A computed fold for a 68-nucleotide RNA from a bovine gut metagenome, annotated as transfer RNA. The prediction has a mean pLDDT of 82.

[in-house]
Parts: sequence; C1' cells; structure tokens
RNA sequence: CUAUGUAGCUCAGUGGUAGAGCACUUCCUUGGUAAGGAAGAGGUCACGGGUUCAACUCCCGUCAUCGG
Repeated sequence: CUAUGUAGCUCAGUGGUAGAGCACUUCCUUGGUAAGGAAGAGGUCACGGGUUCAACUCCCGUCAUCGG
C1' cells in the first nucleotide's frame, strides 16, 4: 500500500426488514444403519462514528488476518 472480515465450517448478498451448501435437532422412509425426503433451530453482518426516510451495501477511523 492492497485485499478480506456475514450462521459451527465454506461462501453468496452493489441502498428497502439477511441467504445457500455442508454440519446440528426433530419427523418420515428401513428389521436396523447409510442414502433419500419434510420441517426446524442457529446472525449485535469485526468494532466505533458519519451520510440517507432507510446501510451488510456508500464515506471516515480503529482492530484482526492474508499478500506486497
């Protein structure tokens, strides 16, 4: 100096009340597992300010990590 920071993990989400896959819980299916199917839980969107009717999103600063 640049990039990144969003669910337990890996990641989407370029202004209008936050999602997917895997994992987790319950149920269905099976003699029982696995696989499959249905439903559900789980989020101060790193932190602090600013702009805006409205911010994960735009602007400033701080912190952490990767790279130079």